The RNA shown here (transfer RNA) has 72 nucleotides and comes from Vicugna pacos. It matches the Rfam family "tRNA". Its family is annotated with triplet codon-amino acid adaptor activity in the Gene Ontology. The source organism's lineage runs through Eukaryota, Eumetazoa, Craniata, Boreoeutheria and Vicugna. Its mean pLDDT, the model's own confidence on a scale to 100, is 81. The RNAcentral record of the sequence draws on Rfam.
RNA sequence: AGGGGUAUAUCUCAGUAGUAGAGCUCAUGCUUAGCACGCAUGAUGUCCUGGGUUCAAACCCCAGUACCUCCA
Numbered sequence: 001a002g003g004g005g006u007a008u009a010u011c012u013c014a015g016u017a018g019u020a021g022a023g024c025u026c027a028u029g030c031u032u033a034g035c036a037c038g039c040a041u042g043a044u045g046u047c048c049u050g051g052g053u054u055c056a057a058a059c060c061c062c063a064g065u066a067c068c069u070c071c072a
Stems, first nucleotide, its partner, number of pairs: 002070006011023003018055001025043006048064005
């Protein structure tokens, strides 16, 4: 060179075309003598980038980038 896979919140991941989610983390409050646990509320996203298809794309198609892997 060639084949395959991954990219989504701080992190780990889910999401098979119709309002972007969970756990963790963080902040505030309750609770406690205090801490931890627990409970409630809240914050956080250009869904890797650029095009295409579609009424509508995180999802389908194409190209690119980064990483992992197979083969040689």